RNA sequence: AGGGGAGUGGCUCAACGGUAGAGUAGUGGUCUCCAAAACCAUCGGUUGCAUGUUCGAAUCGUGUCUCCCCUG
Repeated sequence: AGGGGAGUGGCUCAACGGUAGAGUAGUGGUCUCCAAAACCAUCGGUUGCAUGUUCGAAUCGUGUCUCCCCUG
């Protein structure tokens, strides 16, 4: 330099054009002599960034940043 993959709550991952969810963690509660476990509720996101296409974009196009792999 070229090619491919990844980037989404604190963490690990879904959602493949139509209201961004789950597990776990955090907080509160139930239970218990206390705690753990279990159960219930709750909190937390400008979907890496910018722009375009579309009635509508996490999703499609373009550019760009970071990380990983391959080629030279």
This is a predicted structure of a 72-nucleotide RNA (transfer RNA) from a Clostridia bacterium. The organism belongs to Clostridia, within Bacteria. Rfam family: tRNA. From the family's description: Transfer RNA (tRNA) molecules are approximately 80 nucleotides in length. It is annotated as a transfer RNA. Rfam links the family to the GO term triplet codon-amino acid adaptor activity.